This is a predicted structure of an 87-nucleotide RNA (c-di-GMP-I riboswitch aptamer) from Aquibacillus halophilus. Its Rfam family is "c-di-GMP-I riboswitch aptamer". Rfam's curators write: GEMM was predicted in a large-scale screen for bacterial structured RNA regulatory elements. NCBI's taxonomy places the organism under Bacteria, Bacillota, Bacilli, Bacillaceae, Aquibacillus.

Formats: sequence, structure tokens, C1' cells
RNA sequence: UGUACGAAAAGGCAAACUCAUCGAAAGGUGACGUCGCAAAGCUAUAGGGGCUAAAUUUGAGAGAAAACAAGCCAGCCAGUUAUCGAA
Repeated sequence: UGUACGAAAAGGCAAACUCAUCGAAAGGUGACGUCGCAAAGCUAUAGGGGCUAAAUUUGAGAGAAAACAAGCCAGCCAGUUAUCGAA
């Protein structure tokens, strides 16, 4: 110095609830909040997995229902980058 690893220190992020707003929904954004996180940084048709189903198709014929993502989830796994330096 690098890799692995994760004690300490300096810091960082911010779950759920609630409010507002966008969206058909999943969910996103902001505020509150502080469950937790060594990557809870970034990456979403072009790694896997999951969620929703407006439109569309089938069905029905008032509907219900089924299928479908290039919509959504990175705080599911994964890829990639990175602070510090004890054992």
C1' cells in the first nucleotide's frame, strides 16, 4: 500500500406512523420521526427475485374474475464505488 475483516473514533443515512403532494395502483417527493444500517451510497427492458395492473386481451355483457410492465421496489439477493484502521 492492497485485499479481507469490523473494535474504536470522526461522521453519514433515515424505517414505521402522521401531514402535504404526484400517481389508476404499486409506489415516489417534502416535512415530522429515529426502527435500524459498515455501504440503508449509486445501478431497474439489456443479472435474479418481488409488487401493482391504468391501458390492452380474454371473459362478462351492470359487474366480478384471469393474463400481461420498457410502471414500481436497491432498507430482498446481486453488481459497482467509497470513509477509518484495532484484533

It was read from a public genome assembly, where an Rfam model found it. The coordinates come from a structure-prediction model, not an experiment, and the mean pLDDT is 84.